Context: one part of a larger RNA
Molecule: large-subunit ribosomal RNA, domain II
Organism: Asterionellopsis glacialis
RNA sequence: GCCUACGAGUUACUGCUCACUGGCAAGGUUAAGUUAAUAACGGAGCCGAAGCGAAAGCGAGUCUUAACAGGGCGUGCAGUCAGUGGGCGUAGACGCGAAACCCGGUGAUCUACCCAUGGGCAGGUUGAAGUUGUGGUAACACACAAUGGAGGACCGAACCAGUUGACGUUGAAAAGUCUUUGGAUGACCUGUGGGUAGGGGUGAAAGGCCAAUCAAACUCGGAAAUAGCUCGUACUCCCCGAAAUGCUUUUAGGAGCAGCGUAUAGUUAAGUGUAUAAGAGGUAGAGCUACUGGUUGGGCUAGGGGGAGUCACAUCCUACCAAACCCUAUCAAACUCCGAAUGCUUAUACAUGUUUCUAUGCAGUGAGGGUAUGGGUGCUAAGGUCCAUAUCCAAAAGGGAAAGAACCCAGAGCAUCAGCUAAGGUCCCCAAGUGUAUACUAAGUUGAGAAAAUGUGGUGUGAUUGCUUAGACAGCCAGGAUGUUGGCUUGGAAGCAGCCAUUCAUUUAAAGAGUGCGUAACAGCUCACUAGUCGAGCGGUUCGGCAUGGAUAAUAAUCGGGCAUAAACAUACUACCGAAGCUAUGGCAUCUUUAAGAUGGGUAGGGGAGCAUUCUAUAUGUAUUGAAGUUGAGCUGUGAGGCUUGGUGGAACGUAUAGAAAAGAAAAUGUAGGC
Numbered sequence: 001g002c003c004u005a006c007g008a009g010u011u012a013c014u015g016c017u018c019a020c021u022g023g024c025a026a027g028g029u030u031a032a033g034u035u036a037a038u039a040a041c042g043g044a045g046c047c048g049a050a051g052c053g054a055a056a057g058c059g060a061g062u063c064u065u066a067a068c069a070g071g072g073c074g075u076g077c078a079g080u081c082a083g084u085g086g087g088c089g090u091a092g093a094c095g096c097g098a099a100a101c102c103c104g105g106u107g108a109u110c111u112a113c114c115c116a117u118g119g120g121c122a123g124g125u126u127g128a129a130g131u132u133g134u135g136g137u138a139a140c141a142c143a144c145a146a147u148g149g150a151g152g153a154c155c156g157a158a159c160c161a162g163u164u165g166a167c168g169u170u171g172a173a174a175a176g177u178c179u180u181u182g183g184a185u186g187a188c189c190u191g192u193g194g195g196u197a198g199g200g201g202u203g204a205a206a207g208g209c210c211a212a213u214c215a216a217a218c219u220c221g222g223a224a225a226u227a228g229c230u231c232g233u234a235c236u237c238c239c240c241g242a243a244a245u246g247c248u249u250u251u252a253g254g255a256g257c258a259g260c261g262u263a264u265a266g267u268u269a270a271g272u273g274u275a276u277a278a279g280a281g282g283u284a285g286a287g288c289u290a291c292u293g294g295u296u297g298g299g300c301u302a303g304g305g306g307g308a309g310u311c312a313c314a315u316c317c318u319a320c321c322a323a324a325c326c327c328u329a330u331c332a333a334a335c336u337c338c339g340a341a342u343g344c345u346u347a348u349a350c351a352u353g354u355u356u357c358u359a360u361g362c363a364g365u366g367a368g369g370g371u372a373u374g375g376g377u378g379c380u381a382a383g384g385u386c387c388a389u390a391u392c393c394a395a396a397a398g399g400g401a402a403a404g405a406a407c408c409c410a411g412a413g414c415a416u417c418a419g420c421u422a423a424g425g426u427c428c429c430c431a432a433g434u435g436u437a438u439a440c441u442a443a444g445u446u447g448a449g450a451a452a453a454u455g456u457g458g459u460g461u462g463a464u465u466g467c468u469u470a471g472a473c474a475g476c477c478a479g480g481a482u483g484u485u486g487g488c489u490u491g492g493a494a495g496c497a498g499c500c501a502u503u504c505a506u507u508u509a510a511a512g513a514g515u516g517c518g519u520a521a522c523a524g525c526u527c528a529c530u531a532g533u534c535g536a537g538c539g540g541u542u543c544g545g546c547a548u549g550g551a552u553a554a555u556a557a558u559c560g561g562g563c564a565u566a567a568a569c570a571u572a573c574u575a576c577c578g579a580a581g582c583u584a585u586g587g588c589a590u591c592u593u594u595a596a597g598a599u600g601g602g603u604a605g606g607g608g609a610g611c612a613u614u615c616u617a618u619a620u621g622u623a624u625u626g627a628a629g630u631u632g633a634g635c636u637g638u639g640a641g642g643c644u645u646g647g648u649g650g651a652a653c654g655u656a657u658a659g660a661a662a663a664g665a666a667a668a669u670g671u672a673g674g675c
Base pairs, nucleotide, nucleotide: 001675002674003673004672005671006670011091012090013089015088016087017086018085019084020083021082022081023080024079027047028046029045033041034040051058052057061073062072063071064070094232095231097229101222102221104219105218106217112196113195114194115193116192117191118190119189120188121186123155124154125153126151130147131146132145133144134143135142159183160182161181165178166177167176198214200210201209202208235610236609237608238607239606240605245258246257247256248255249254259365260364261362262361263360264359265358266357270355271352272351273350274349275348276347277346278345279344285338286336287335292332293331294330297327298326299325301322303321304320305318306317307316308315368393369392370391371390372389373388374387375386376385377384398409399408400407414586415585416584418583419582420581424577425576426575427562428561429560433574435573436572437571438570446564447563454549455548456547458546459545462542463541464540465539466538467537475533476532478530479529481506482505483504486500487499488498512527516525517524588600589599590598591597611664613661614660615659616658617657618656619655620654621653622652629648630647631646632645633644634643635642636641
């Protein structure tokens, strides 16, 4: 892991409550018990037929009260006893599951420490005190030599330990093996016997150890402890179908009440939508010499600062600060002179047709999520967070978006090798146009989505404006001069370092007291400007289109791919494809106004109808001419299932109607067995 068996809402109560069924009914009913008896008796008791008040008490009333007022609760409508079912209570109360707590015992054969009594430590090294001798001293001291054999001394086996590394890790082993290492006469190691016991022991102290168990051992019991927690909870079909919100909570993953679901009964003319009309309101917007508050520049001008002035005061000045006022510009969730659309309330009409409301039984939900819009918060960040309105997912399948909970289309009762469409598509993968017309793009831009400020004489439209056959624009050819090197400045300044200017004048077709390069200064080149040549368009500004640079992310590139110059993009048109949508045909179920009717997605959950299993009662059957079981096949029912038949098997087993349950397994890291 699989198979087989077992495995979870049960039972009790003259308990409570509701529904249904039945008996009797202003009554209903007995309990213990008696008794041969299930009959009969037994009315003690319980519920009901009257309430109100704290009570005395009064009574269809009563209480409050001074009250005959007002108000509260009552006064009409049938109960009760059984049975069955839904729920609740008390019990283990749907099943399994703690860590723990308490009581009584059992453990120191492991290990910790202690007590008693025994045992063990190869070999080698070092050489303390003391002693003796010699020297030495006044005597000591002291020195040397020998002797001696101390030490939690040294090296190193046994023994004890366990430092390093490797192996081992379903091991040879529930702690080991190999290598290496520490101690090895000591606070040493060890045998045997004994002692200390669970909030207790023992501990050179690690919360260590106390029998592979220790921040409180093991074991019987209280005990089915408790578990607002996790997991699991078993056949079918039909109808309806939620919530993830509000308030409160030692409350926040739990509850109570309300909201939303379902079933039953009942009452209403309600509910909903549209149109019209009438209302309340201060949002969006807008506005501000209409308030409050903010705010740009200027003017005017109180007050202040600074300066001048003066013996002092005056007085004066001010590119300083600045109230109020004026002009100008401008803002507001907690500003408003104004002010919508929606939404809300009411009335009427129309449409729809019980969807409304009430009572009772039973719930579940009280972690929500995405998207769009209006906001708060945050960074006008988040697949962020908190509200509001709507919708979808949740609890919704189908088609599209390559793939995707909630984006687009669209709500699946069943069947069909029928048709039409939606979104989206029509070159191939891949169903359907290599469709039509007119433009644009050259970047593979693009063909899902997404890049900015800023740049572009890439390209094609539109608008506007200037020049132009009296010849434009571009090119070519030629000129571009004189007073003069203008004056000043300067070493120099001659069109071209700089300053000044009435930058003038002359000759001209035209030519600046000079556009740029250049020189030390000149020179030189060039431009403006002009003629000629040429022969028809050439410039400026600007709106929007497509394209282009800007353009950078981590494994290897992507329009979904192939690929495409259209099969890209823009506008218009047309045909087709395309879903469980709609239509058509057949048949099923529910509801109802019975019709060419409507309805039938569904989690939690509510309600309804059934199938199967075991046993019992009654009735009736099958079976050695083969029961049950088992294994194939066929038929049949919407389904749980049922029927027939072949093989096997070898003795029991059905059907109908009732009744009773140890009554249905795929899951619980379920339990046991097998493989």